[in-house]
RNA sequence: GCCGCCCUAGCUCAACGGUUGAGCAACGCUUUUGUAAAGCGAAGGUUCCCAGUUCAAAUCUGGGGGGCGGCU
Numbered sequence: 001g002c003c004g005c006c007c008u009a010g011c012u013c014a015a016c017g018g019u020u021g022a023g024c025a026a027c028g029c030u031u032u033u034g035u036a037a038a039g040c041g042a043a044g045g046u047u048c049c050c051a052g053u054u055c056a057a058a059u060c061u062g063g064g065g066g067g068c069g070g071c072u
Base pairs, nucleotide, nucleotide: 001071002070003069004068005067006066007065010024011023012022013021018055027041028040029039030038048064049063050062051061052060
C1' cells in the first nucleotide's frame, strides 16, 4: 500500500428499516449469627464520529476514526 471483518450497557454478545435487549458484573431487598451461594427487584445506551437516503436508520449509502486478520 491492497483486501476482508468488527465497533450497541462496565464486560461478553443479540437485535426483518418500525418500542435498542440478554447473560455476567455493580447496586438494593429477601434468606444467613456473618459471608458466599440462591431467589427477587430496580437501574444502566449520544448504537465510534460526520453527512446522505427514507414517513421512519443500530440496520442502507458515502466520508472519517479505532481494532483484528490476510496479502504484498

The RNA shown here (transfer RNA) has 72 nucleotides and comes from a Patescibacteria group bacterium.
Its Rfam family is "tRNA". Gene Ontology term of the family: triplet codon-amino acid adaptor activity. Rfam classes the family as a transfer RNA.
The organism belongs to Bacteria candidate phyla, within Bacteria.
The same sequence occurs in records of 3 taxa.
The RNAcentral record of the sequence draws on ENA.